[in-house]
RNA sequence: UACGAAAGGGCAAACCUCGAGUAAUCGAGGGGCGCAAAGCCACGGUCCCCAAGCGUGCAUGGGACGCGGGGGAAGCCGAGCUGCCGAAG
Numbered sequence: 001u002a003c004g005a006a007a008g009g010g011c012a013a014a015c016c017u018c019g020a021g022u023a024a025u026c027g028a029g030g031g032g033c034g035c036a037a038a039g040c041c042a043c044g045g046u047c048c049c050c051a052a053g054c055g056u057g058c059a060u061g062g063g064a065c066g067c068g069g070g071g072g073a074a075g076c077c078g079a080g081c082u083g084c085c086g087a088a089g
Base pairs, nucleotide, nucleotide: 003086004085010035011034015030016029017028018027019026020025033075039081040080043078044077045076046073047072048071049070050069053067054066055065056064058062
């Protein structure tokens, strides 16, 4: 450097309870599906929620498409930062 055997430890999905939030979702406790970065970070892509603005068609009825605003997801994929142990190759 790469890799993921061993050991010690670490994290914690669904679900349940309590709380926060319009919601997505988040925090705490229980729980344990999984995880070698399931540590950190919304920079790019992506997804979710809220609000309703601008533009273009259709057309006078609410929808379509594009752009834009605010919030969220790192256990979706990349980028970036940091990091425990040490068998085989």